The prediction has a mean pLDDT of 78. The RNA shown here (Bacterial RNase P class A) has 348 nucleotides and comes from a marine sediment metagenome. The RNAcentral record of the sequence draws on MGnify. Its Rfam family is "Bacterial RNase P class A". Rfam links the family to the GO terms ribonuclease P activity, tRNA processing and dimeric ribonuclease P complex. Rfam classes the family as a ribozyme.

RNA sequence: CAGGCAAGACGAUCGCGGCACUUAUGUGCUGAGGAAAGUCCGGGCUUCGCAGAGCAGGGUGCCUCUGAAAUGGAGGGCGGAGUGAUCCGACGGAAAGUGCAACAGAGAGUAAACCGCCGAUGACCCUGAUGGGUCAGGCAAGGGUGAAACGGUGGUGUAAGAGACCACCAGCGGCACGAGAGAUCGCGUCGGCUCUGUAAACCCCACCCGAAGCAAGGUCAAAUAAGCGGGGAGGUGUUGCUCGCACCAUUUGACUCGCGGGUAGACCGCUAGGGCAGAAGGCGACUUUUGCUGCAGAUGGAUGAUCGUCACCCGAAAGGGUACAGAACUCGGCUUACUGCCUGCUUU
Numbered sequence: 001c002a003g004g005c006a007a008g009a010c011g012a013u014c015g016c017g018g019c020a021c022u023u024a025u026g027u028g029c030u031g032a033g034g035a036a037a038g039u040c041c042g043g044g045c046u047u048c049g050c051a052g053a054g055c056a057g058g059g060u061g062c063c064u065c066u067g068a069a070a071u072g073g074a075g076g077g078c079g080g081a082g083u084g085a086u087c088c089g090a091c092g093g094a095a096a097g098u099g100c101a102a103c104a105g106a107g108a109g110u111a112a113a114c115c116g117c118c119g120a121u122g123a124c125c126c127u128g129a130u131g132g133g134u135c136a137g138g139c140a141a142g143g144g145u146g147a148a149a150c151g152g153u154g155g156u157g158u159a160a161g162a163g164a165c166c167a168c169c170a171g172c173g174g175c176a177c178g179a180g181a182g183a184u185c186g187c188g189u190c191g192g193c194u195c196u197g198u199a200a201a202c203c204c205c206a207c208c209c210g211a212a213g214c215a216a217g218g219u220c221a222a223a224u225a226a227g228c229g230g231g232g233a234g235g236u237g238u239u240g241c242u243c244g245c246a247c248c249a250u251u252u253g254a255c256u257c258g259c260g261g262g263u264a265g266a267c268c269g270c271u272a273g274g275g276c277a278g279a280a281g282g283c284g285a286c287u288u289u290u291g292c293u294g295c296a297g298a299u300g301g302a303u304g305a306u307c308g309u310c311a312c313c314c315g316a317a318a319g320g321g322u323a324c325a326g327a328a329c330u331c332g333g334c335u336u337a338c339u340g341c342c343u344g345c346u347u348u
Base pairs, nucleotide, nucleotide: 001344002343003342004341005340006339008310009309010308011307012306013305014304016031017030018029019028020027021026033324037335038334040333041332042331043330044329045213046212047211048210057209058208059207060206061205062076063075064074065073066072077091078089079088080087081086092204093203097202098201099198100197101196109150114143115142116139117138118137121136122135123134124133125132126131151169152168153167154166155165156164170194171193172191173190174189175188177186178185179184217268218267219266220265227259228258229257230256231255234248235247236246237245238244274293275292276291277290278289279288280287281286311322312321313320314319
């Protein structure tokens, strides 16, 4: 550095959830993870929406394979980091346009004159003359700043310089050949073409994308409003009955029965998907196949506590400790947290 394994074991007592059998109390069986976590990505399932097209918004972006799909996985290419084993990369476009580039620096983008070099040409001055000085101006070679200053080295050239020109090297682009399934690589030749960086900045190009989620949603159904249908001349209160009294009604219907509706509550959704071992194909992801296993389903949300023996670690002993963390419809991934051990490789 990479990969793998385990996640303390057994027993007793008490207690909790689920199931079955008993009955009114018990008995038996069973009861968290490699990440159950974050809820980041994708599928199943549910409800709503949906002729088709476009805009907005979001996502993805090397090749081949794999997978139901995925910001998934495998193998490879290219680029980068590391002495190395190995690791990392949203890895289309910066020559369509826009923005930004701290500090330092003269200048940060059709480059720039701070130091510097030149001052051939032109102007002026000095000198008898050669020549010298000042200015206009030319220069990106040298210095300096910076993460980055517009290819590198050598030469030609020039007043001094410069791809201005030449040779070689590097990059880019065109053409041709070869290797490969492809990304791509190799080689030859041509063109001075040399273009700053940044797109998980706006943007451009190509492809893809309905929304919300099990508190989804469904079934039964106390209560209750509207509404509908049937009966209906009485009904209710006043201590049991009668009268009386009060109230509400008398066909525009008091009261009553039923339907309806769906709150409380109960139930369904809800756990059969996998796991383990092997065989065949493949570098591998993965595919095909055989056998064994019968494995939580809560909703005030169970899965715990104590004791004993053993294992491992710390400690002289007494004693202490054994990580991260806990299901909530389910499956495939990713990421993060974390203890111990083993194997292989690298470096010293």